A computed fold for a 74-nucleotide RNA from a Planctomycetota bacterium, annotated as transfer RNA. The RNAcentral record of the sequence draws on ENA. Its Rfam family is "tRNA". The prediction has a mean pLDDT of 80. RNAcentral records the identical sequence in 2 taxa. The source organism's lineage runs through Bacteria, Pseudomonadati and Planctomycetota.
RNA sequence: GUCCGCGUAGCUCAAUUGGAUAGAGCGUCGCCCUCCGAAGGCGAAGGUUGCAGGUUCGAUUCCCGCCGCGGACG
Repeated sequence: GUCCGCGUAGCUCAAUUGGAUAGAGCGUCGCCCUCCGAAGGCGAAGGUUGCAGGUUCGAUUCCCGCCGCGGACG
């Protein structure tokens, strides 16, 4: 340099060939429980879906460019 894949919550990942308020587990915080913790139960916060455009009534999903990571080839 060319090609392929990936980028979503603090971390690991979902989201059925575009559809209504983007979710789960772990973690964090609060409450219950306990003599105190752990475990368990209940609840909450946390997201410009890598960035910027385009298509569409509607984009995490499709298209273009860029950035980052990984891989193959030279």